[in-house]
Molecule: FMN riboswitch aptamer (RFN element)
Organism: Cuneatibacter caecimuris
């Protein structure tokens, strides 16, 4: 210096306009968001995190392992490499420029659908939000720094 304690602080964005309609930030047009690390500068490659789901151990909460989990091409460029006496050679971004596309946890709210009945109201099933509520002023992958400690 690395590495190991132990604390501190930071740690996710986004409906604006039109159309329907009694009613939608949920449909329909367009618009607008992109967590960490890694690599040529990534929402779509790798890989990790929230979310759910099993197991175990705790017996409030919570911890630990495990499983779950979504999306990209085309066309340039050429920083790195390589090989050489020399690059005009080979390679070289799914990240960069252009250009056209596609993703988006779980609950809730839900004007649609479809049956059912003792039919003028009910009951039951199915169904729509990446951008709203909500868990969560939580968690977290990590990001920076303090102090001691080995050396």
């Nucleotide at each position: 210096a690395a590495g190991g304690a132990u604390c501190u602080u930071c740690g996710g964005g986004g409906c604006g306009g039109g159309g329907u309609g009694g009613a939608a930030u949920u449909c329909c047009c367009c618009a607008c968001c992109g967590g960490c690390g890694g690599u040529a500068u990534a929402g779509u490659c790798c890989g990790c995190g929230a979310c759910c789901c099993g197991c175990g151990c705790u017996u409030u909460u919570g911890c630990g392992c495990g499983g779950c989990u979504g999306a990209u091409c085309c066309g340039g460029u050429g920083a790195g490499g390589c090989u050489g006496a020399a690059a005009u050679g080979c390679u070289g971004a799914u990240u960069c420029c252009g250009g056209a596309a596609c993703c988006g946890a779980c609950a809730g709210u839900g004007a649609g659908c479809a049956g059912g009945c003792a039919u003028g109201g009910c009951c039951u099933g199915c169904g729509c939000a990446g951008u709203c509520u909500g868990g969560a002023u939580g968690a977290g992958a990590g990001a920076a720094g303090a102090u001691g400690u080995c050396g």